[in-house]
Notes:
Model confidence (mean pLDDT): 87 of 100. This is a predicted structure of a 76-nucleotide RNA (c-di-GMP-I riboswitch aptamer) from Pengzhenrongella sicca. Taxonomically the source falls in Pengzhenrongella (Bacteria, Bacillati, Actinomycetota, Actinomycetes). The RNAcentral record of the sequence draws on Rfam.

RNA sequence: CAGCGAAAAGGGCAUACCCGUUGCAAGGCGGGGACGCAAAGCCACGGAGCCUUCACCGGCGAGCCGGGCUACCAAC
Numbered sequence: 001c002a003g004c005g006a007a008a009a010g011g012g013c014a015u016a017c018c019c020g021u022u023g024c025a026a027g028g029c030g031g032g033g034a035c036g037c038a039a040a041g042c043c044a045c046g047g048a049g050c051c052u053u054c055a056c057c058g059g060c061g062a063g064c065c066g067g068g069c070u071a072c073c074a075a076c
Base pairs, nucleotide, nucleotide: 003076005073012037013036017032018031019030020029021028022027035063041069042068043067045066046065047064049060050059051058
């Protein structure tokens, strides 16, 4: 440096649900709350999904899979 994720430490994130707020909606944001997560940190690039629409256009989700970028610890 690359792979891998055993053990330990410091920690980190936060599903369902509830409250507030915002959006036509999927959803977003804040607070509570933890099902889980070694990238559950970031990016809609490919596939699939969801919303809106007669359709096109447009939008959502990075906690669906793949891909890209970055990062703590660390046996082997």